The RNA shown here (transfer RNA) has 75 nucleotides and comes from Geotoga petraea. Its mean pLDDT, the model's own confidence on a scale to 100, is 81. Its Rfam family is "tRNA". It is annotated as a transfer RNA. Lineage of the source: Bacteria > Thermotogati > Thermotogota > Petrotogaceae > Geotoga.
């Protein structure tokens, strides 16, 4: 170099063209003699970065990075 995968909330991850969700953590209650576990609410994100297509794109197309596999060169 050249081929494929991945890139979403603080973390692991869904979401298959129609205003972006879990689960875990987070805050504020509740319950308890505390504590943890249980309950109930609740805050966080403009989806890696620009373009493009579209009546609309996290989804589809180009293009740059990263991060992860495999080929290739060198030796």
């Nucleotide at each position: 170099u050249c081929c494929g995968g991945c890139u979403u909330a603080g973390c692991u991850c869904a979401g298959c063209g129609g205003u972006a969700g879990a689960g875990c953590g987070g805050g504020u209650g509740g319950c308890u003699g505390u504590u943890a576990a249980c309950c109930a609410c609740u805050a966080g994100g403009u989806c890696g970065g620009g373009a493009g297509u579209u009546c609309a794109a996290a989804u589809c197309u180009c293009u740059c990075a990263g991060c992860c596999g495999g080929a290739g060169c060198c030796a």